[in-house]
Molecule: RNase P RNA; transfer RNA
Organism: Lipingzhangella rawalii
RNA sequence: GGAGUCGGUCAGGCGACCGCGGCGGUGCUCGCGUACCGUCGAGGAAAGUCCGGACUCCACAGGGCAGGGUGGUCGGUAACACCGACCCGGGGCGACCCGCGGGCCAGUGCCACAGAAAACAGACCGCCACCGAUCCGGUGGUAAGGGUGAAACGGUGGUGUAAGAGACCACCAGCGGCCGGAGCGAUCCGGUCGGCUUGGUAAACCCCACCCGGAGCAAGGUCAAGAGGAGAGCCUUCGGGUUCUCUGCGCGGACGAUCGAGGGUGGCCCGCCCGAGUUCGCGGGUAGACCGCAGGAGGCUGUCGGCAACGGCAGUCCCAGAUGGAUGGUCGCCCGGUCCGGAUACGGACCGUAACAGAAUCCGGCUUAUCGACCGGCUCCCCGU
RNA sequence: GCGGCAUUAGCUCAAUUGGCAGAGCAACGGACUCUUAAUCCGUGGGCUUGGGGUUCGAGUCCCUGAUGCCGCA
Numbered sequence: 001g002g003a004g005u006c007g008g009u010c011a012g013g014c015g016a017c018c019g020c021g022g023c024g025g026u027g028c029u030c031g032c033g034u035a036c037c038g039u040c041g042a043g044g045a046a047a048g049u050c051c052g053g054a055c056u057c058c059a060c061a062g063g064g065c066a067g068g069g070u071g072g073u074c075g076g077u078a079a080c081a082c083c084g085a086c087c088c089g090g091g092g093c094g095a096c097c098c099g100c101g102g103g104c105c106a107g108u109g110c111c112a113c114a115g116a117a118a119a120c121a122g123a124c125c126g127c128c129a130c131c132g133a134u135c136c137g138g139u140g141g142u143a144a145g146g147g148u149g150a151a152a153c154g155g156u157g158g159u160g161u162a163a164g165a166g167a168c169c170a171c172c173a174g175c176g177g178c179c180g181g182a183g184c185g186a187u188c189c190g191g192u193c194g195g196c197u198u199g200g201u202a203a204a205c206c207c208c209a210c211c212c213g214g215a216g217c218a219a220g221g222u223c224a225a226g227a228g229g230a231g232a233g234c235c236u237u238c239g240g241g242u243u244c245u246c247u248g249c250g251c252g253g254a255c256g257a258u259c260g261a262g263g264g265u266g267g268c269c270c271g272c273c274c275g276a277g278u279u280c281g282c283g284g285g286u287a288g289a290c291c292g293c294a295g296g297a298g299g300c301u302g303u304c305g306g307c308a309a310c311g312g313c314a315g316u317c318c319c320a321g322a323u324g325g326a327u328g329g330u331c332g333c334c335c336g337g338u339c340c341g342g343a344u345a346c347g348g349a350c351c352g353u354a355a356c357a358g359a360a361u362c363c364g365g366c367u368u369a370u371c372g373a374c375c376g377g378c379u380c381c382c383c384g385u
Numbered sequence: 386g387c388g389g390c391a392u393u394a395g396c397u398c399a400a401u402u403g404g405c406a407g408a409g410c411a412a413c414g415g416a417c418u419c420u421u422a423a424u425c426c427g428u429g430g431g432c433u434u435g436g437g438g439u440u441c442g443a444g445u446c447c448c449u450g451a452u453g454c455c456g457c458a
Base pairs, nucleotide, nucleotide: 001381002380003379004378005377006376007375008374009373010372012334013333014332015331016330017329018328020041021040022039023038024037025036026035027034028033043356047367048366050365051364052363053362054361055216056215057214058213062270063269064268065267067212068211069210070209071208072086073085074084075083076082087101088099089098090097091096102207103206107205108204109201110200111199124146125145126142127141128140129139130138131137132136154172155171156170157169158168159167173197175194176193177192178191179190180189181188182187220291221290222289223288228247229246230245231244232243233242234241235240249283250282251281252280253279254278255277262274263273264272298317299316300315301314302313303312304311305310335352336351337350338349339348340347341346386457387456388455389454390453391452392451395410396409397408398407404441412428413427414426415425416424434450435449436448437447438446
């Protein structure tokens, strides 16, 4: 100098004016509000909704079946399908990257075409022996050689044989048992013995281990209004009037008060529990106010433990809360970039649209989108000293 | 907020349990006809919505996106 790999930070800054939303204060106002001042006001993904939780309700979720999820090991975490470290396999010269990475010697299924034969042994051509017989056929042996395929029943060499074969031998690969060593473990290293060899596929059914109750802030709660209905009290001229409580749109049908409709229980069975309404059809109406709801598995800094993920402690900070849904605009300076002039210093012009995108109960992850700028670790190649 | 479905030739749709991606219409060429239509014969056209994975092999199985549509509250 070039090529590459991994990780991190930022997403222009400051000021003035105008404008919008929340909160607080002051003044005015019966009040609704309004004026001024102060303060706060989008993101790294707020997104997709792919996972996991918090929270709330279902009268606390018990047992079995079914169903769903996860899948190397150890750790981290509130939890996870996330993260870290390591192991194994694969790719790369390397830094490094990728892996839904348990089990096909529990069982079942599948393996097209080609090929003799596709999973349990068998034999198309060939080789060998014998017989008939004469260049063919039959019987038997064999699995070395040929061809097919993604995959052909260990590989190479030798002994042996009629030809051959783990039939036997040496080495190598692989499987299983035992022993020793390292490691918490996955696993790795070494030795020894054995039968000589066992195909692939579980992102096929399935088996094993572990986990999972359901619904979701339109959860859920409080308040107000409400035609009508039910019950109770009081008054009554017995026609009714009035007060309180509960329910909650209207009409029609069906079922239903303990021999209980229906429901919790997303599916089924048992158990337990709730229970006076439930359900269907037709028609009409409405998205009332407040809480939930912004102090949290919170951020930042320091320190300690840990390889790391992360955790402990101390200090410090308060940081959106709308409900037709607020975050914008103009100008100036700085800063950054591009272009031009110039030998440089420097000067001038233009741009800053920034890309992706925008909270809606909250949090931890994953994934996807993204103009660019900057910083750091490491690897390979070339050149110079 | 919760849940589901689809995407295959220019258009509309098929494809058994993973095993050569097809049909109709359209397009193009030819025949018939004076010409056109209709009819008959023939031909081409697909990275099966993008990317990645499992497998000998993927439209089909798995993961992750994109687009469109539907249902419930």